[in-house]
RNA sequence: AGAGCAGACCAGGCGAUCGCUGGCACGUACGUGCUGGAGGAAAGUCCGAACACCACAGGGCAGGGAGCUCCGUAACACGGAGUCGUGGCAACGCGAAGGAAAGUGCAGCAGAAAGCAAACCGCCGCUUACGGCAGGCCUUCGGGCCCUCCAAGUGCGGUAAGGGUGAAACGGUGCGGUAAGAGCGCACCAGUUCCCCGGGUGACCGGGGAAGCUAGGCAAACCCCUCCCGGUGCAAGACCAAAUAGAGGAGCGUUCGAGGGCGGCCCGCCCGAGCUCCCGGGUAGGUCGCAGGAGGCGGCGGGCAACCGUCGCCCGUAGAUGAAUGAUCGCCGUCCGGCUCCGGGCAACCGGGGCGGGAAACAGAAUUCGGCUUAUGGGCUGCUCUGGCC
Numbered sequence: 001a002g003a004g005c006a007g008a009c010c011a012g013g014c015g016a017u018c019g020c021u022g023g024c025a026c027g028u029a030c031g032u033g034c035u036g037g038a039g040g041a042a043a044g045u046c047c048g049a050a051c052a053c054c055a056c057a058g059g060g061c062a063g064g065g066a067g068c069u070c071c072g073u074a075a076c077a078c079g080g081a082g083u084c085g086u087g088g089c090a091a092c093g094c095g096a097a098g099g100a101a102a103g104u105g106c107a108g109c110a111g112a113a114a115g116c117a118a119a120c121c122g123c124c125g126c127u128u129a130c131g132g133c134a135g136g137c138c139u140u141c142g143g144g145c146c147c148u149c150c151a152a153g154u155g156c157g158g159u160a161a162g163g164g165u166g167a168a169a170c171g172g173u174g175c176g177g178u179a180a181g182a183g184c185g186c187a188c189c190a191g192u193u194c195c196c197c198g199g200g201u202g203a204c205c206g207g208g209g210a211a212g213c214u215a216g217g218c219a220a221a222c223c224c225c226u227c228c229c230g231g232u233g234c235a236a237g238a239c240c241a242a243a244u245a246g247a248g249g250a251g252c253g254u255u256c257g258a259g260g261g262c263g264g265c266c267c268g269c270c271c272g273a274g275c276u277c278c279c280g281g282g283u284a285g286g287u288c289g290c291a292g293g294a295g296g297c298g299g300c301g302g303g304c305a306a307c308c309g310u311c312g313c314c315c316g317u318a319g320a321u322g323a324a325u326g327a328u329c330g331c332c333g334u335c336c337g338g339c340u341c342c343g344g345g346c347a348a349c350c351g352g353g354g355c356g357g358g359a360a361a362c363a364g365a366a367u368u369c370g371g372c373u374u375a376u377g378g379g380c381u382g383c384u385c386u387g388g389c390c
Stems, first nucleotide, its partner, number of pairs: 001386007009378002012332007020037007039362001043373002046371005051233004058267004063229005068082005083097001084095004098224002103222002105218002120163002122159005128153001131150002135146004171189006190214002192211008237288004246279001248278005259271003295314008334359003338355007
C1' cells in the first nucleotide's frame, strides 16, 4: 500500500426571528413566564413477555413450537461459551445438528439391476445332433459300431470375482481356497455394533479389545421419538354521560334445562329464566388506560463471556387522537478531496497550520419492553493474507 474478517460507536451543536404542541404557575378578552418535545432502526409485525379480560383454566384430541451440550434471561425461534460437520491459505463464516435397522415414499437418462434385488458380455460344470483327431472291432472295402478327447451352437445348473453403464452397483488391497467364484477363510485397512480404561458437568475426545457383522442418499419428504405451549388482545379493558319505538313476527324453554361460559372438537364443571332469529327506530360523545420502568448512568465485587450481586445518583426528560415536534438566517463542528507553508525522517511516510470548494443518508412515535430481520451515511478499533521500503 492492497485484498479481506470481526466488533462497538455517531447520526450534529449554539444563537436569532416566526410558527405548532405537552406540563407547571399566573391571568382569563386575548394571553404571559418557565420548561420539555421522534429513531438506530421509530420500519417489518417475525418471535417472546409485561399488562388487561375471560368463574377455575381441569383432562384429552387436533394444532403450534423446539430438536448437539452446558450456561444466561421475566421469557424466547434470542444471547454467551463449547462439541461435531462443512466452506475458506487464514482471520473467520455457515449448519432446519434426534431417528433411514418402525413403516410408507422419492430420484431423469444410461444400465441386467438403484433396497434385499439382479444377470447384458463373460467364467465354470453337465448335456449334446452335425463335425474333427487318435485307438479298437466288423466288413460285401461302399461303410458300420464302440470308446477317449476337442467342440462353435442348443438346453439345464452354478457364479457375482473380471468387463460394460452410471454421481453411486451392496466394503477395499493382498494371499489362500474353489469346477469357476464369493468374507468362503486369513492378514492389514475402513465402517457398524458392543465392552473396558483415561479426560470432560456434558455434547464429545484419546487409547485398547471383541464380533466376518458389512445395513447408499433424501425426514428443509410423510412419519417416529423427546420436551414445551389455556385463549384473545390497548380497536385489551374501566368509568361517566346521552338517546330511543318497539303497534311487531317466528322458534325453543322454565330444573326431564333453551341459552351462555372469548380460536376448533369431546368430556367434566359452573351460571341460568328467559334466550335465539327476522323486521323497524335511536345513540355512537367524553375521561381514564397514557408513561416510574424486567428504567437510565456511575463505582466496586464475581464470572472466559453472556450476565449476576451490591452501593450511590437521576427521572419537569414526547404523550398526540385525523394525529404536534417545523421554516429561514448566521457561526461552529464532522466528513470528502484540492492548493500551499512549517517541522521530523536516508526513504516509504508521519504531525501541525492557512486558503477556499463540496457533501450530509435511511427515514416519523401511537400501550410498553427484550430480541430478530430489512434499509442506510460516516469514521474508529482489533485481527488475517499478499506485495514493497528500511

Predicted 3D model of a 390-nucleotide RNA (Bacterial RNase P class A) from a Desulfobacterales bacterium.
Rfam family: Bacterial RNase P class A. By type it is a ribozyme.
It is recorded under the gene name rnpB.